[in-house]
């Protein structure tokens, strides 16, 4: 340099055009315990990497850029 894949709460992740973005772990509060753990109930936490484009509508499709991974070439 060329090709392919990925980027979504603190972490891992579902969703591949339709108006409230899913779950688990973690965090916080309450209940339960003498206390802890487990368990139950609830809550907070996301500019969906960035900039454009398409569209009535974009997390989703297209292009560029940034970051990560794999392969090829040198």
């Nucleotide at each position: 340099g060329g090709g392919c894949c990925c980027g979504u709460g603190g972490u891992c992740u579902a969703g591949g055009g339709g108006u409230u973005a899913u779950g688990a772990c973690g965090u916080c509060g309450c209940c339960u315990u003498g206390a802890c753990a487990u368990g139950g109930c609830g809550a907070a936490g996301a500019u969906c990497g960035c900039c454009a484009g398409u569209u009535c509508a974009a997390u989703u499709c297209u292009g560029g850029c940034c970051g990560g991974g794999c392969c090829c070439a040198c």